[in-house]
RNAcentral holds the full RNA, with entries from ENA and SILVA. This is a predicted structure of a 351-nucleotide part of an RNA (small-subunit ribosomal RNA, central domain) from an uncultured bacterium. Model confidence (mean pLDDT): 85 of 100.
Context: one part of a larger RNA
RNA sequence: CUGGGUGUAAAGGGCGUGUAGGCGGGGAAGCAAGUCAGAUGUGAAAACCACGGGCUCAACCUGUGGCCUGCAUUUGAAACUGUUUUUCUUGAGUGCUGGAGAGGCAAUCGGAAUUCCGUGUGUAGCGGUGAAAUGCGUAGAUAUACGGAGGAACACCAGUGGCGUUGGCGGGUUGCUGGGCCAGUACUGGACGAUGAGGGGCGAAAGCAUGGGGGAGCCCCCAAAAUUAGAUGCCCUGGUUGUCCUCGCUGUCGUCGAUGGAUACUAGGUGUGGGGGGUCUGACCCCCUCCGUGCCGCAGUUAACACAAUAAGUAUCCCACCUGGGGAGUACGAUCGCAAGGUUGAAACUC
Numbered sequence: 001c002u003g004g005g006u007g008u009a010a011a012g013g014g015c016g017u018g019u020a021g022g023c024g025g026g027g028a029a030g031c032a033a034g035u036c037a038g039a040u041g042u043g044a045a046a047a048c049c050a051c052g053g054g055c056u057c058a059a060c061c062u063g064u065g066g067c068c069u070g071c072a073u074u075u076g077a078a079a080c081u082g083u084u085u086u087u088c089u090u091g092a093g094u095g096c097u098g099g100a101g102a103g104g105c106a107a108u109c110g111g112a113a114u115u116c117c118g119u120g121u122g123u124a125g126c127g128g129u130g131a132a133a134u135g136c137g138u139a140g141a142u143a144u145a146c147g148g149a150g151g152a153a154c155a156c157c158a159g160u161g162g163c164g165u166u167g168g169c170g171g172g173u174u175g176c177u178g179g180g181c182c183a184g185u186a187c188u189g190g191a192c193g194a195u196g197a198g199g200g201g202c203g204a205a206a207g208c209a210u211g212g213g214g215g216a217g218c219c220c221c222c223a224a225a226a227u228u229a230g231a232u233g234c235c236c237u238g239g240u241u242g243u244c245c246u247c248g249c250u251g252u253c254g255u256c257g258a259u260g261g262a263u264a265c266u267a268g269g270u271g272u273g274g275g276g277g278g279u280c281u282g283a284c285c286c287c288c289u290c291c292g293u294g295c296c297g298c299a300g301u302u303a304a305c306a307c308a309a310u311a312a313g314u315a316u317c318c319c320a321c322c323u324g325g326g327g328a329g330u331a332c333g334a335u336c337g338c339a340a341g342g343u344u345g346a347a348a349c350u351c
Stems, first nucleotide, its partner, number of pairs: 003323004007305002012319001014202002017199001021195001023193001025088007033081002035077008048066007091192001096184002098181001103177007110154001115149007125136002162169002207249002211246003217243002222238002260318006268296011300307002324351003333344004
């Protein structure tokens, strides 16, 4: 490299967008680059292969033919690929009406609880644990009542429920705003598509800045009390950075469905969310259907487990990735970053 693979054995990029590229719907006509057929020229000789000939045979030598799978020129074919023109509506897209939603951003408001402060009542304990102690408390704690301050998070509803490309999103109201869905299969244009190396964008938590604010609770580090042979831990009392807001950076994760995206097809059964249609009307019920989300299960697949119309089935297109364990996601180089580090990524050696 090929072959074979990528749910769990090595292996799907964290996720969109989109450039180049490779790939691409139905009909008609033209061209003839690919493709196919014929002809001509060339494809040195030797070698090789087949059939013969010569050395007594053979090796060896030699004749004829093939081979030289190619290239060029030329004449044709037009199914497929390509290309040009034209046309179509099923793919794709746009608009109106409708309806669901923790989708996003901003502003503003609310109640419960913790903590702190003030005042009153009240007295000796409180707190904590397996048991304790450190700690708090006669300078009046804990408890209780009222008032106040401030920050963060939003009980119940809440649901293998919903929305979002992933990360993620949950108190109420308002403003701005993105996407998806069903029906009228209504209108417009007419393949405008799918994928996507690079590129650019988004991306939990933690972290960064001699940044600026904020700081109730929780809490890496740290201090002390325990436990223990020891205890740099688990447990306990405190407690800083952080957690929150704002402007930037970082760019990682078991970023998981450990399952890349798109399209088409392939038994059933039962839930659930959002729509639409039917049963004279309405509600319940029932039936059909589209989109999403679960469970069970046949064929098929699979090493097995299991997957099974939301495929790990049957096919096509494109991207990414794997190639024994360790060394090692290390070294070196390059590049990005303020740093921490990230991305790319070996070899010797060894089993």